[in-house]
Context: one part of a larger RNA
RNA sequence: GGACGAACGCUGGCGGCGUGCUUAACACAUGCAAGUCGAGGGCACCCUUUCGGGGGUGACCGGCGAACGGGUGCGUAACACGUGAGCAACCUGCCCGCUUGUGGGGGAUAGCCGGCCCAACGGCCGGGUAAUACCGCAUACGUUCCAUGGCUCACCUGGGCUGUGGAGGAAAGCUUUAAGCGCAGGCGGAGGGGCUCGCGGCCUAUCAGCUAGUUGGUGCGGUAACGGCGCACCAAGGCAUCGACGGGUAGCUGGUCUGAGGGGAUGGCCAGCCACAUUGGGACUUAGACACGGCCCAGACUCCUACGGGAGGCAGCAGUGGGGAAUAUUGCGCAAUGGCCGCAAGGCUGACGCAGCGACGCCGCGUGGGGGAGGAAGGCCUUCGGGUUGUAAACCCCUGUUGCCCGGGACGAACCGCCUCAUUUGUGAGGUUUGACGGUACCGGGUGAGGAAGCACCGGCUAACUCCGUGCCAGCAGCCGCGGUAAUACGGAGGGUGCGAGCGUUGUCC
Numbered sequence: 001g002g003a004c005g006a007a008c009g010c011u012g013g014c015g016g017c018g019u020g021c022u023u024a025a026c027a028c029a030u031g032c033a034a035g036u037c038g039a040g041g042g043c044a045c046c047c048u049u050u051c052g053g054g055g056g057u058g059a060c061c062g063g064c065g066a067a068c069g070g071g072u073g074c075g076u077a078a079c080a081c082g083u084g085a086g087c088a089a090c091c092u093g094c095c096c097g098c099u100u101g102u103g104g105g106g107g108a109u110a111g112c113c114g115g116c117c118c119a120a121c122g123g124c125c126g127g128g129u130a131a132u133a134c135c136g137c138a139u140a141c142g143u144u145c146c147a148u149g150g151c152u153c154a155c156c157u158g159g160g161c162u163g164u165g166g167a168g169g170a171a172a173g174c175u176u177u178a179a180g181c182g183c184a185g186g187c188g189g190a191g192g193g194g195c196u197c198g199c200g201g202c203c204u205a206u207c208a209g210c211u212a213g214u215u216g217g218u219g220c221g222g223u224a225a226c227g228g229c230g231c232a233c234c235a236a237g238g239c240a241u242c243g244a245c246g247g248g249u250a251g252c253u254g255g256u257c258u259g260a261g262g263g264g265a266u267g268g269c270c271a272g273c274c275a276c277a278u279u280g281g282g283a284c285u286u287a288g289a290c291a292c293g294g295c296c297c298a299g300a301c302u303c304c305u306a307c308g309g310g311a312g313g314c315a316g317c318a319g320u321g322g323g324g325a326a327u328a329u330u331g332c333g334c335a336a337u338g339g340c341c342g343c344a345a346g347g348c349u350g351a352c353g354c355a356g357c358g359a360c361g362c363c364g365c366g367u368g369g370g371g372g373a374g375g376a377a378g379g380c381c382u383u384c385g386g387g388u389u390g391u392a393a394a395c396c397c398c399u400g401u402u403g404c405c406c407g408g409g410a411c412g413a414a415c416c417g418c419c420u421c422a423u424u425u426g427u428g429a430g431g432u433u434u435g436a437c438g439g440u441a442c443c444g445g446g447u448g449a450g451g452a453a454g455c456a457c458c459g460g461c462u463a464a465c466u467c468c469g470u471g472c473c474a475g476c477a478g479c480c481g482c483g484g485u486a487a488u489a490c491g492g493a494g495g496g497u498g499c500g501a502g503c504g505u506u507g508u509c510c
Base pairs, nucleotide, nucleotide: 001510002509003508004507006506007505008504009503010502013365014364015363016362017361018360019358020357021323026321027320028319030318031317032316035064036063037062040061041060043058044057045056046055047054048053071276072275073274081200082199083198084197085196086195087194090193091192092191095189096188097187098186099185100184101183102182103137105135106134112127113126114125115124116123117122143168144167145166146165147164148163149162150161151160152159153158173181174180175178202248203247204246209239210238211237214236215235216234217233218232219231220230221229251273252272253271254270255266256265257264258263278299279298280297281296282295301312302311303310304309329355331354332353333352337351338349339348340347341346368398369397370396371395378389379388380387381386402451403447404446405445406444407443408442412437417432418431419430420429421428422427454499455498456497457496458495459480460479461478465494466493467492468491469490475482476481
């Protein structure tokens, strides 16, 4: 000098864009943050009815979602991350392309009704009911397994293609009846994931030896899949001064800051990956979890209790207490973008879009412009002549950024739906409709210099000097050093210098 998620002191007019618990992964009151589908199903209730029906609400069964999105950085020195490869050892709901099928049956159960227990949470018995819930049967283009041929490839165990025989295995219907939405088997794709390996990136030797599932093998189990992943048996191996093992510290990266560069430091916001969700452990469901707002167990803590027993988890958005030098609103809206569900209309969405607070940062603008000397008054200095503040003010003439008042007033809106037309039936064109921000931005008019300047420094480094007070006192100080009676170094004043809605100080990095 530059930089900062900064803090502190003094000061403070406006706007745009960003950004804001770095500390206690401390504890949390309250509200909200994940639902949706009646075009899967039965039921209860309400409204309406021309008694045919139509519309709605609710819990329940069922489907999809809840594994995304959002938060945090505890742990982790590891294939966690980055990069480059590999899987002849793998999985993949929704989506896309191709292909084949969708036949015929059965038994339950929640809701509901009746009865009972219970402080609560909740639970038990009996009866009876539906389905795209559940279970057989039929069929089988593919597919899986077994047996057995052919061709081909080769990066090991083998892979791919193609025959034959045998065995096993599917489905669901709904509706507004359509080129509708679904369901089942198979192949391929896209996107997503799992696993393996090469290389790369902290400190410490005042850590030198470490290791029994340890290293390898055989077999079995397990997994979507390879594998000591697990187990039984067998062998005695495996790693290490090219730093094993131990200890400390730490999420990693794209990047960011600095530097001419080599390099050094760093990983907040944004993006990718990882890990975690009160602490520890476990599995269930699922295409996918060992699952933040799911379940079970144990611990700590908080709350309720009729003392028998129960309920809870903000490292989601706000907000509270606490800690701290220090970090915001218990706001508005689903209008846009995106997500989930739905044929759709639409519903939900503290993701997101906006607004609020903070000079926390960057950038822009303003606090006026021109003229004006008898160089007014006042202040300060003085060699008492004067000098300086100083064109500064007054005064004259203007301007109108911004502020204030009045009027107009958006872009962001494309959709969906409805109407008309066209259509290759996928859709396209025109019209209509939809805005939280917001009567905001912006535009025009009016008003009137009116409302808007401070902070640090002036001994040298370092730009800027005099007077008074003080008298090694009070004090200053980044280093050198100032102060003991004329202090440009302390305190005040006048003047000056530097920056300017900021200026200084402190901390940290280069």
The part of an RNA shown here (small-subunit ribosomal RNA, 5' domain) has 510 nucleotides and comes from an uncultured bacterium. It matches the Rfam family "Bacterial small subunit ribosomal RNA". RNAcentral holds the full RNA, with entries from ENA and SILVA. Its mean pLDDT, the model's own confidence on a scale to 100, is 88.